Predicted 3D model of a 74-nucleotide RNA (transfer RNA) from candidate division WWE3 bacterium UBA1379.
Model confidence (mean pLDDT): 81 of 100.
The organism belongs to candidate division WWE3, within Bacteria.
[in-house]
RNA sequence: GGUCGAAUAGCUCAGCUGGUUAGAGCACUGCAUUCACAUUGCAGGGGUCACAGGUUCGAAUCCUGUUUCGACCA
Numbered sequence: 001g002g003u004c005g006a007a008u009a010g011c012u013c014a015g016c017u018g019g020u021u022a023g024a025g026c027a028c029u030g031c032a033u034u035c036a037c038a039u040u041g042c043a044g045g046g047g048u049c050a051c052a053g054g055u056u057c058g059a060a061u062c063c064u065g066u067u068u069c070g071a072c073c074a
Base pairs, nucleotide, nucleotide: 001073002072003071004070005069006068007067010026011025012024013023019057028044029043030042031041032040050066051065052064053063054062
C1' cells in the first nucleotide's frame, strides 16, 4: 500500500429483507427477606446505535467518506 471484518448501556452481545417505543445477560441504585452479609424476589436509572454527509415518507439497518481495532495479502 491492497482486501475483508468489527464499532449498539459500565462490560459481553442480539437486533432477520429499512417500518409502531432500541433490547438481553451481568453490573449499578432502591425496597423486601437476614442480627449482618450473600442468595432470591420486585421496582428503577443508564444509549448522539464510532463520527460526518447522502438516499428514503421513514435509517442502528442501505450508499459514500473519515477515525479506531482485528485478520489476511504484498